[in-house]
Predicted 3D model of a 74-nucleotide RNA (transfer RNA) from an uncultured Bacteroidales bacterium.
Its Rfam family is "tRNA". Rfam's curators write: Transfer RNA (tRNA) molecules are approximately 80 nucleotides in length.

This record gives sequence, C1' cells and structure tokens, in this order.
RNA sequence: CGGGGAGUGGCGCAGCCCGGUAGCGCAACGGUCUGGGGGACCGGAGGUCGCGUGUUCGAAUCACGUCUUCCCGA
Repeated sequence: CGGGGAGUGGCGCAGCCCGGUAGCGCAACGGUCUGGGGGACCGGAGGUCGCGUGUUCGAAUCACGUCUUCCCGA
C1' cells in the first nucleotide's frame, strides 16, 4: 500500500443479505421464598447500533468517507 472480517446496554452475542422504529443470555438493581447465606422465581431500569455525511416517508440494515482492531497478500 491492496483485499477481507469485526465494532450493537457493564460483559458475551443476535438482528444487517431482503430498510419499518432494537432483542437474548449473564451481570447490576428492586421484590418474594429462606433464621442467614447460597439458590430459585418475579419485576422494572439501562443501548438513538464506532464516528460523520448522504439516499429514503422511514437507516443498526443501503451508499460514500473515516477511526479502532484482527486476518491475508505485497
């Protein structure tokens, strides 16, 4: 320098191809059961999707640019 993968609540991931208003598990918090702990169950909260611009009635999803990281090639 070229090609490709990844980036989404605190952590690990899905959703992206084919646009329709973001979900699962764990953790944390509150509650119930328990003498307490552990554990089980119930509940709500927490993310505008790496960043910017554009397309669109509407973008995590499409286009362009850019940042971080990994792999391959030179």